[in-house]
Molecule: transfer RNA
Organism: Deltaproteobacteria bacterium
């Protein structure tokens, strides 16, 4: 270089064009039950790689640009 895959909270992932001003786990913070620790409830804060495009409407379709992989000349 060609072909094709991925990119979403601190991490791990759900999302397949409206129901998502994106939801679960883990963690983190506050409260709280407990004499205290451990551990349980309950609240909270926390994300769509950038740029354009299509559409009435886009995390989601198409282009690119970044960055990570796979085959492969």
């Nucleotide at each position: 270089g060609g072909u094709c895959c991925c990119a979403u909270c601190g991490u791990c992932u759900a999302g397949a064009g409206g129901c998502c001003u994106a939801g679960g786990a883990c963690g983190g913070u506050g409260c709280u039950c407990u004499c205290u620790c451990a551990g349980g409830g309950c609240a909270c804060a926390a994300a769509c790689a950038g740029g354009g495009g299509u559409u009435c409407g886009a995390a989601u379709c198409c282009c690119u640009u970044u960055g990570g992989g796979a085959c492969u000349g």